[in-house]
Guanidine-I riboswitch aptamer from Ancylobacter mangrovi, 122 nucleotides, folded computationally.

Parts: sequence; structure tokens; C1' cells
RNA sequence: CUUCCUCGUCCCUAGGGUUCCGGCGCCGGUCGCGGCGCGGCUGGUCCGAGAGGGGCAGCCCGGCGCGGGGAGGUUCCCCAUCACAUUCGCCGGGUCCACGGCGGGACAAAAGCCCGGGAGGC
Repeated sequence: CUUCCUCGUCCCUAGGGUUCCGGCGCCGGUCGCGGCGCGGCUGGUCCGAGAGGGGCAGCCCGGCGCGGGGAGGUUCCCCAUCACAUUCGCCGGGUCCACGGCGGGACAAAAGCCCGGGAGGC
């Protein structure tokens, strides 16, 4: 310098808009409600982080285990057993670093979502 594989998912938050609910305004009404508009309406539903938080999983490293029976039962006793490895199980540890447009895309729409650990920069 080049090539290949992997970098998951869920919950939450920063944030986001306006399909629905609610709210507000105007209009109508048979006074049960209905229509139109407003997100420069706090909100509920909803979307939501590579560089935010957390859980689970996966992966990596290390250790232990890989026979049976009994009892006063997380320990002891008896019998058996040369060991190693794979698989499997359990326990502990690790999973670092990360400046970042314009523009485009989807859903009703927007966004720190996706394009994107991109372009670019150091």
C1' cells in the first nucleotide's frame, strides 16, 4: 500500500417532526358532536444515536469440570480412575480509539435515523 471477513440486538436518553390522540383558533350544529386550520402547541402515540447510557448475546484470554454410590448434606465417607485433546458446562477478565460536512433518502413528516467509522481533515 492492497485484498477478504466480522463489528449484532433490545430498552432508554439527547434530539425529532405532526399520521393518530389531546390542546388551541374559526365555523356549523339536531348541543350526542362535526368540519377546516395551527407543531413558533408543554404533551401522549410515533421516529431516534458509529463517535450518548444500560441489558443480553457473540467473540477473545485465563481457570475449573468431564465416574458411581451413601449420609449426619454446599461437606464428608466408600469404591473406581495413566493422561491429553475436541465438544459441552461453569467461574473470572477483556471488547480499545473515534474531528467530521454539503447534499440526498424513507415513513405522515423531521431528526444526532439511513447513505456514513462515508467525502474531507488531523

The model forms 100% of the base pairs in the Rfam consensus.
Its Rfam family is "Guanidine-I riboswitch aptamer". Its family is annotated with regulation of gene expression in the Gene Ontology.